[in-house]
Molecule: Bacterial RNase P class A
Organism: Duganella dendranthematis
RNA sequence: GAAGCAAGCCAGACAGCCGCUGGUCAGCGUGUAAUGCCUGACGGGAGGAAGGUCCGGACUCCAUAGAGCGGGGUGACGGUUAACGGCCGUCCGCUGAAAGUCCCUCACGGGAUAUAAAGCGAGGAAUAGGGCCACAGAGACGAGCGUAUUAAGUUACGGUGAAACGCGGUAACCUCCACCUGGUGCAAUUCCAAAUAGGCACGCGAUGAUGCUGCUCGCGGAGCGUGCGGGUAGGAAGCUUGAGCGCUGGAGUAAUCCAGCGCCUAGAGGAAUGGCUGUCAUAGCGCAGGUUCGCCUGCGCCGUAACAAAAUCCGGCCUAUCGGCUUGCUUCAACU
Numbered sequence: 001g002a003a004g005c006a007a008g009c010c011a012g013a014c015a016g017c018c019g020c021u022g023g024u025c026a027g028c029g030u031g032u033a034a035u036g037c038c039u040g041a042c043g044g045g046a047g048g049a050a051g052g053u054c055c056g057g058a059c060u061c062c063a064u065a066g067a068g069c070g071g072g073g074u075g076a077c078g079g080u081u082a083a084c085g086g087c088c089g090u091c092c093g094c095u096g097a098a099a100g101u102c103c104c105u106c107a108c109g110g111g112a113u114a115u116a117a118a119g120c121g122a123g124g125a126a127u128a129g130g131g132c133c134a135c136a137g138a139g140a141c142g143a144g145c146g147u148a149u150u151a152a153g154u155u156a157c158g159g160u161g162a163a164a165c166g167c168g169g170u171a172a173c174c175u176c177c178a179c180c181u182g183g184u185g186c187a188a189u190u191c192c193a194a195a196u197a198g199g200c201a202c203g204c205g206a207u208g209a210u211g212c213u214g215c216u217c218g219c220g221g222a223g224c225g226u227g228c229g230g231g232u233a234g235g236a237a238g239c240u241u242g243a244g245c246g247c248u249g250g251a252g253u254a255a256u257c258c259a260g261c262g263c264c265u266a267g268a269g270g271a272a273u274g275g276c277u278g279u280c281a282u283a284g285c286g287c288a289g290g291u292u293c294g295c296c297u298g299c300g301c302c303g304u305a306a307c308a309a310a311a312u313c314c315g316g317c318c319u320a321u322c323g324g325c326u327u328g329c330u331u332c333a334a335c336u
Base pairs, nucleotide, nucleotide: 001332002331003330004329005328006327007326008325009324010323012280013279014278015277016276017275018274020045021044023042024041025040026039027038029037030036047307051318052317054316055315056314057313058312059185061183062182071181072180073179074178075177076090077089078088079087080086091123092121093120094119095118100113101112102111103110104109124176125175129174130173131170132169133168141166145158146157147156148155189237190236191235192234199228200227201226202225203224204223211219212218244263245262246261247260248259249258250257251256281304284301285300286299287298288297289296290295
């Protein structure tokens, strides 16, 4: 320098103005059964996947003596973890480039072959049993068949095919073995609790209650009052301090673990996280100049640019993704 890989990181920056959301504080603002609402100030406010909801947990309620059967799942060996089908290490198998070597070719070129880094693997058992084995082949799983041979199915061979005369292959077919495994998902679940209409209890009421109607008269004619209780509207909790994040040191090949110090980083609920302006940087486009033809420099335009957006919370996996940065590994070539 070329080629092939792997891992990590970023996901426009800054400033001003106007909003939205929820938090704290303030208000001799205001309202409700209750939570609140309004105004002002201050500080917080999406992602690497927040996505798919595929796997594993926390948490929740329901179920649950014990044992067995059944169902579902996992599957080399060892480690890691709260757990996993994840991750790490090792083994095995397969894939994997230039070069080299060999073959074909007059040549161009083509073919075969090995591995590196790396990638992939549903990688237990075929001597428990059952099933299946395309095409080709006379015959495909259980021995028969053909030819030769022998005292004797006694011995040898048999085109095709992955497998053929046999302790064949297949478990990504059933099965067996080992291990794991109840269901439900925050719309879980819990608490507070109107109005109206049911329910229950007590009291009053045709000797006329309640109502019209504040009082008297009158009209009218069967309910009325109080209390309790359940559910609904509404409100609150669950709800974000957590298997948390950063730095340093230590153990370990690694995944991971331990110790110290520091930090608090959305919490909505038909669902906020936005808009405008300016400057700069990236990408893109155009023009001009230069060039070792790879690109570089200057000016101008464009105006943020990919995938996509929390919804109880974590650990993974998978999928999507413009552009850019950093580090490492392997092979080859040249030079020293």